c-di-GMP-I-GGC riboswitch aptamer from a Pseudomonadota bacterium, 75 nucleotides, folded computationally.
[in-house]
RNA sequence: CUUGGAAAAGCCAAACCUGUUGUAAGGCAGGGACGGAAAGCCACGGGUCUUUCGUAGAUAGCCGGGUUGUCAGCA
Repeated sequence: CUUGGAAAAGCCAAACCUGUUGUAAGGCAGGGACGGAAAGCCACGGGUCUUUCGUAGAUAGCCGGGUUGUCAGCA
C1' cells in the first nucleotide's frame, strides 16, 4: 500500500422491555443481542421519515462522499 475469505484481542449494539425527553420522526440512560471492519465522527449529494409547513427537523444501523482509526498478514 492492498484486502477483509480465515483466525484472534478488544469495541459497538437491531428488534423488544423499562425510564426519560420531544407535537412527531426520533434522542438519551439501563437491560438485551439481530447484526457490524468503521454499526467511529461529519447532514456535503441522493433516498426515506416527521412536521407547528419555516430554506424547520430526524435518519451516519439506507447508499455515496469526506475524515480519523482496531486486528490479521494466507495473498
Its Rfam family is "c-di-GMP-I-GGC riboswitch aptamer". Gene Ontology term of the family: cyclic-di-GMP binding. The prediction has a mean pLDDT of 84.